The RNA shown here (Bacterial RNase P class A) has 378 nucleotides and comes from Pontivivens nitratireducens.
């Protein structure tokens, strides 16, 4: 200097003139008004209503190494292991494959109890072209993968047949809160891969959702019709009833308990009335800042701050000057780099709607840190 990687900040400024919405204000007028993602509606949740509660090896969902944050999460933050990449980094739906079941097309001898195309070896026989027994799976070849790797030893050739180190398995010992990690014994030298196949194991989990829901006002027809099931039984009785048992209904199901009910329940089909107002509506698990803890997410503690509530949806239009980006032409310079001036162009993604944590997606451009690898040059 280049050329990567991980990280933050900003995403036009500034003045005028009209214009729009909330608050305050008799009023003049004063203040405040889209975003890092406001999107996807994918997670968690406040806050509302509906649910009766507890337990379930039930169904349906999610999660899926340790440890920490946090309301809480499928989220962050930190670690250990595996992959990628020279590194800086990045990625991981990361428990089980000896609980069954299932699948690896083609190609190839063979694809999980495997297996001989080419071949290597030995013994016979030959018309020299191969034939016939026996042995091997090391070397080639097929493939995404071939039943452990590489060197040595022995072998007729070979083979974990033996050894030597990796590499699997098992066990104590050391370090680690703990995934795990070392060194060391000893050991069969051997049972692939895919669970983002269906499955096992461990955890976790009511449903809907501001169009939730509250009030006021105002109107109808507390509306018809069909199937289905059921409409029960005993005792006391002051004839009101009261209990037993029998049947229905209430959570996705079952079970206990509890509650309501004996037209008490389901299903279907047509019909009528509300469509107006107010609230929910923003003060929050709130945000800046300074200090402390901590490696870090984050905590804790203090000053002081109010920072959008529309209501068919406001935060908008025009003009001026600048300003980041490009682009042209022309000076200065030996050229280039820079610099000056003059003219052209010009600013991504995109618009609150009940809020809040987060995760994906989209994103022109500036600017800051901070790391890694090449070169060069002190």
């Nucleotide at each position: 200097g280049c050329g990567g990687a991980g990280g933050g900040u900003u995403g036009g400024a500034u003045g005028a003139u009209c214009g729009c919405g909330g608050c305050g204000g008799c009023a003049a007028c004063g203040u405040c008004g889209a975003g890092g993602a406001a999107a996807g509606u994918c997670c968690g949740g406040a806050c509302u209503c509906c649910a009766g509660a507890a337990a379930g090896a039930c169904a349906c969902g999610g999660c899926g190494c340790c440890g920490g944050g946090u309301a809480a999460c499928g989220c962050c933050c930190g670690g250990c292991c595996g992959g990628g990449g020279u590194a800086a980094c990045c990625c991981g739906a990361g428990g089980g494959a000896c609980a069954g079941c299932g699948c690896c097309a083609c190609a190839g001898a063979g694809a999980a109890c495997a297996g001989a195309c080419c071949c290597c070896c030995c013994g016979g026989u030959u018309g020299c072209g191969g034939c016939c027994g026996g042995g091997g799976a090391a070397g080639g070849g097929u493939g995404a993968a071939a039943c452990g790797g590489u060197g040595g030893g022995g072998u007729a050739a070979g083979a974990g047949c033996c050894c030597a180190c990796c590499g699997c398995c098992g066990g104590g010992c050391u370090g680690g809160u703990a995934a795990c990690a070392g060194a060391c014994c000893g050991g069969g030298c051997a049972u692939g891969g895919c669970a983002a196949g269906c499955c096992c194991c461990g955890c976790c989990g009511g449903g809907a959702g501001c169009a939730a829901g509250g009030c006021c006002g105002a109107a109808u027809a507390g509306g018809a019709a069909u199937c289905g099931c059921g409409u029960g039984g005993g005792c006391c009785u002051u004839c009101g009833g009261g209990u037993c048992c029998g049947g229905g209904g209430c959570u996705g199901c079952u079970u206990u308990c509890g509650c309501c009910c004996c037209g008490a329940c389901g299903a279907u089909u047509c019909g009528g009335g509300u469509u107006g107002g107010c609230u929910g509506c923003u003060u929050g698990a709130g945000g800046c800042c300074a200090c402390g803890u901590g490696u870090a997410a984050a905590c804790g503690u203090g000053u002081g701050c109010c920072c959008a509530g529309a209501g068919g949806a406001a935060u908008g239009a025009u003009c001026a000057u600048u300003c980041a980006g490009g682009g042209a032409a022309g000076g200065c310079c030996u050229c280039a780099a820079g610099c000056c001036c003059u003219c052209c162009u010009g600013g991504a993604c995109a618009g609150a709607a009940u809020c809040c944590g987060g995760c994906u997606u989209a994103u022109a451009g500036a600017c800051c840190c901070u790391c890694c690898g090449c070169a060069c040059a002190u």
Rfam family: Bacterial RNase P class A. The family's RNA type in Rfam is ribozyme. The model forms 95% of the base pairs in the Rfam consensus. The coordinates come from a structure-prediction model, not an experiment, and the mean pLDDT is 77.